[in-house]
Molecule: c-di-GMP-I riboswitch aptamer
RNA sequence: AUCCGAUAAAGGCAAACCAUCCGUGAGGAUGGGGCGCAAAGCCGCGGGUCUCCCAUCUUGGUCAGAGAUAGCCGGGCUGCCAAU
Numbered sequence: 001a002u003c004c005g006a007u008a009a010a011g012g013c014a015a016a017c018c019a020u021c022c023g024u025g026a027g028g029a030u031g032g033g034g035c036g037c038a039a040a041g042c043c044g045c046g047g048g049u050c051u052c053c054c055a056u057c058u059u060g061g062u063c064a065g066a067g068a069u070a071g072c073c074g075g076g077c078u079g080c081c082a083a084u
Base pairs, nucleotide, nucleotide: 001084002083005081012037013036017032018031019030020029021028022027035071041077042076043075045074046073047072048069049068050067051066052065055062056061057060
């Protein structure tokens, strides 16, 4: 530098659920927990989904605004080990 992973070693992250706290909500933080993860590291840039809210038609559709999700997909940046 390439590869994006079959093996080994060292380590890493942490779903559901539970407790406490924050938020109108989607959700988030911390601790426990461990389903899984080779980017489950970082970035809301494109799409999706979800929440709050304005308007509109009329009661679930459309739409302006504000958010959530990176463990929904794509994209960007970075990176351990192995292999070459």